Predicted 3D model of a 92-nucleotide RNA (c-di-GMP-I-GGC riboswitch aptamer) from an Anaerolineales bacterium. The model forms 100% of the base pairs in the Rfam consensus.
């Protein structure tokens, strides 16, 4: 090293199910393995996903209510760049 054996030690753990925690989207902790050579870390660019509020719109007797559409500052590194640090091995 711009190597990663249908390997192995050692990690990590998706669905899903139970307990928490949010408005959600998601997250947490226990069970669980679909995967994973960075599935370690960091939300910096980008997608993505969610919209409590926030904005327009609509309907209504209405500043209330309700639908709808739009928004991130929420979220997500197991999407996908990019930063940083590192364990093992057949190699180079």
């Nucleotide at each position: 090293u711009c190597g990663g054996a249908g390997a192995a030690a050692g990690g990590c753990a998706a669905a899903c199910c139970g307990g928490g925690c949010g408005a959600a989207a998601g997250c947490u902790c226990g069970g669980g393995a679909c995967g994973c050579a960075a599935a370690g870390c960091c939300a910096u660019g980008g997608g993505u996903c969610u919209a409590c509020g926030g904005u327009c719109u609509u309907u209504u007797u209405a500043u209330a209510a309700a639908a709808g559409a739009c928004u991130a500052u929420g979220a997500u590194u197991g999407c996908c760049a990019g930063g940083c640090c590192g364990c093992c091995c057949c190699a180079u």
The coordinates come from a structure-prediction model, not an experiment, and the mean pLDDT is 84. NCBI's taxonomy places the organism under Bacteria, Bacillati, Chloroflexota, Anaerolineae, Anaerolineales.